[in-house]
Context: one part of a larger RNA
RNA sequence: UGACGGAAGGGCACCACCAGGAGUGGAGCCUGCGGCUUAAUUUGACUCAACACGGGGAAACUCACCCGGCCCGGACACCAUAAGGAUUGACAGAUUGAUAGCUUUUUCAUGAUUUGGUGGAUGGUGGUGCAUGGCCGUUCUUAGUUCGUGGAGCGAUUUGUCUGGUUUAUUCCGAUAACGAGCGAGACUCUAGCCUACUAAAUAGUCUGCACAUUGCUUCUGUGAUGCAGUACUUCUUAGAGGGAUUUUCGGUGUACAGCCGCACGAGAUUGAGCAAUAACAGGUCUGUGAUGCCCUUAGAUGUCCGGGGCUGCACGCGCGCUACACUGGCGAAAUCAGCGUGCUUGUCCUUGCUCGAAAGAGCUUGGUAAACCAAUGAAAAUUUGCCGUGAUUGGGAUCGGAAAUUGCAAUUAUUUUCCGUGAACGAGGAAUUCCAAGUAAAUGCGAGUCAUCAACUCGCGUUGAUUACGUCCCUGCCCUUUGU
Numbered sequence: 001u002g003a004c005g006g007a008a009g010g011g012c013a014c015c016a017c018c019a020g021g022a023g024u025g026g027a028g029c030c031u032g033c034g035g036c037u038u039a040a041u042u043u044g045a046c047u048c049a050a051c052a053c054g055g056g057g058a059a060a061c062u063c064a065c066c067c068g069g070c071c072c073g074g075a076c077a078c079c080a081u082a083a084g085g086a087u088u089g090a091c092a093g094a095u096u097g098a099u100a101g102c103u104u105u106u107u108c109a110u111g112a113u114u115u116g117g118u119g120g121a122u123g124g125u126g127g128u129g130c131a132u133g134g135c136c137g138u139u140c141u142u143a144g145u146u147c148g149u150g151g152a153g154c155g156a157u158u159u160g161u162c163u164g165g166u167u168u169a170u171u172c173c174g175a176u177a178a179c180g181a182g183c184g185a186g187a188c189u190c191u192a193g194c195c196u197a198c199u200a201a202a203u204a205g206u207c208u209g210c211a212c213a214u215u216g217c218u219u220c221u222g223u224g225a226u227g228c229a230g231u232a233c234u235u236c237u238u239a240g241a242g243g244g245a246u247u248u249u250c251g252g253u254g255u256a257c258a259g260c261c262g263c264a265c266g267a268g269a270u271u272g273a274g275c276a277a278u279a280a281c282a283g284g285u286c287u288g289u290g291a292u293g294c295c296c297u298u299a300g301a302u303g304u305c306c307g308g309g310g311c312u313g314c315a316c317g318c319g320c321g322c323u324a325c326a327c328u329g330g331c332g333a334a335a336u337c338a339g340c341g342u343g344c345u346u347g348u349c350c351u352u353g354c355u356c357g358a359a360a361g362a363g364c365u366u367g368g369u370a371a372a373c374c375a376a377u378g379a380a381a382a383u384u385u386g387c388c389g390u391g392a393u394u395g396g397g398a399u400c401g402g403a404a405a406u407u408g409c410a411a412u413u414a415u416u417u418u419c420c421g422u423g424a425a426c427g428a429g430g431a432a433u434u435c436c437a438a439g440u441a442a443a444u445g446c447g448a449g450u451c452a453u454c455a456a457c458u459c460g461c462g463u464u465g466a467u468u469a470c471g472u473c474c475c476u477g478c479c480c481u482u483u484g485u
Stems, first nucleotide, its partner, number of pairs: 003485003007482007016472002020436005027323003031319004035314002043054002065309005071303001076119005086113001088109003092105003123297002126295003132291001134285003137281003144183006150159003162174001164173002188274003194243002198240004204234003207230004214225004250262004325429001329388006343373001349368002353364004395426001400421006442464008
């Protein structure tokens, strides 16, 4: 100087607790991991910091694994063979999963491209992440880290970097053998909320006028939807440039310092994220890369392609989830409200309308490369109303049978969807344990990613919208000081 302490004192955190909420752990199913099994069930990762993670939803491909079969994409150099032919290709029969001349029978075509050997390349989702780069994760979401000059010490080192108050903060105030600085924090960037002020808009609307065709409410001409015209305006919409908040005015509290608490005015008096230092880890990735050292292999291939199988296998254990156990509900009917996105290389994407069909879907047709069309995205829950009436029940929807579609070359080990039937466990879940402070939790649907097809996943988006803290250091950890080793 560190590390550790069931040492002391401060401070901090819903990856800690308290007060609570939703749960998970129990059931069924989905999915990842282990184990078992298997020709193979490819593999990485295993406390936080592995396990709906590898953007990992694998029918082929992917693909690395298993069983088979072709091909050379063996550069280049040297030697050999060799125009009296180095080699290469092929119909048919056999052979084969195969219309692979793969091999074989047969015998045509080809003409220096090759073939054999040696050296040496090349490829490899082969090995090594304990040889590496880069990237990521974590220590570590906290406030930490370093230097110049000066001071102390023989020196390692220390002071600066602090008794105290304060802050989310080594943030400030102040104290002061230190003074002055760098990085980090903050500032910053994006995002949310306000602007009747600016700039505008036939891809957004408002307003005015007309027409009255169809209607609804109604009442005799009003209103709403639709159509045409005018280009007047920019409140709403869009998006540029700006403004706006600075602890600002007061009242407490405080060394009347830094600040903290409360009221008011206000659209905001803590919106949410991103970025993120120094030093590390033998954390993960050679399976992201035509990044890469070394080793292995390199034609009976660990290269590459083709066919099939596997990654999905099931006495079992663990993790993330979905659906439930009903009446704050289920089933039907009616009315009624969003915001993020996305959309054709016409090798066919998003789709309106019409017809057929119980539905899934099919056919014809239309618009859109998009503020223009889908689309006023008329979403779900919620709301109103009728039935059901605490019964494993009209709760629940696993499992299984049959039938019909769709995607795809291909659906069996059932891709998915629809219909009919079947109707299991589940009576609110032990010990344990996770997440969480406001438009948050929870409930609820929508979009995107993956995607030919397929979400119980992930990432976003809105709608409805609580209870309980606004504290503490008791548990679990983290930081600082002192102390012991």
Record summary:
Predicted 3D model of a 485-nucleotide part of an RNA (small-subunit ribosomal RNA, 3' major domain) from Ditylenchus dipsaci. The coordinates come from a structure-prediction model, not an experiment, and the mean pLDDT is 81. Lineage of the source: Eukaryota > Nematoda > Rhabditida > Anguinidae > Ditylenchus. It matches the Rfam family "Eukaryotic small subunit ribosomal RNA".